Background
RNAcentral holds the sequence, with entries from MGnify. Glycine riboswitch aptamer from uncultured Sphingomicrobium sp., 78 nucleotides, folded computationally. Model confidence (mean pLDDT): 78 of 100.

[in-house]
RNA sequence: GCGCGGGAGAGGUCGCGGCUUGGUCGCGGCGCCGAAGGAGCAACCGCCCCCGGAAUCUCUCAGGCAGAAGGACCGCGC
Numbered sequence: 001g002c003g004c005g006g007g008a009g010a011g012g013u014c015g016c017g018g019c020u021u022g023g024u025c026g027c028g029g030c031g032c033c034g035a036a037g038g039a040g041c042a043a044c045c046g047c048c049c050c051c052g053g054a055a056u057c058u059c060u061c062a063g064g065c066a067g068a069a070g071g072a073c074c075g076c077g078c
Base pairs, nucleotide, nucleotide: 001078002077003076004075005074006073011030013029014028015027016026017025018024019023031065032064033063037061038059039058040057044053045052046051
């Protein structure tokens, strides 16, 4: 890295519009979440001077807040 399995959190909120008016889609707003990615501090690690690598911490740019999808991480196999 690939395959399979497990895998959390947070409004199925308010307004407007469209549609096939069950509901769903789009736009805007406020409220929230952190476990894709990204960024930051720097615990920690390496050979501990330099230098390098750096988190599940922090920030929420992105992403997400019924379901689906996605999903850090864990297990098994190659």